[in-house]
Molecule: c-di-GMP-I riboswitch aptamer
Organism: Virgibacillus indicus
């Protein structure tokens, strides 16, 4: 370099919930806390999933993203061990 892998071994994210905050809403940041993750580290290209403000409408509704989600899948891209 590349391939598997979490048995060691050194660590690493941090689900639900609660608090504050922000936003229309989905959500998100932060502190608490851990369900669980071998990339659950980064990135909204693509594909689905959420939200629907503004906007259309057949207007108690229904439709739509230039919005959200990487801990939905894919791809890209970076890196710890061990082993071939």
């Nucleotide at each position: 370099c590349u391939c598997a892998g979490u048995a060691a071994a050194a660590g690493g994210c941090a689900a639900a919930c609660u608090u504050a905050u922000u936003g229309a809403a989905a959500a998100a940041u932060a502190a608490g806390g851990a369900c669980g993750c071998a990339a659950a580290g980064u990135c909204a290209c693509a594909g689905g999933u959420c939200u629907a403000a503004c906007g259309c409408u057949u207007u108690u509704g229904g439709c739509u993203a230039a919005g959200a989600u990487g801990g939905c899948u894919g791809g890209a891209u970076u890196g710890u061990c061990u082993g071939g």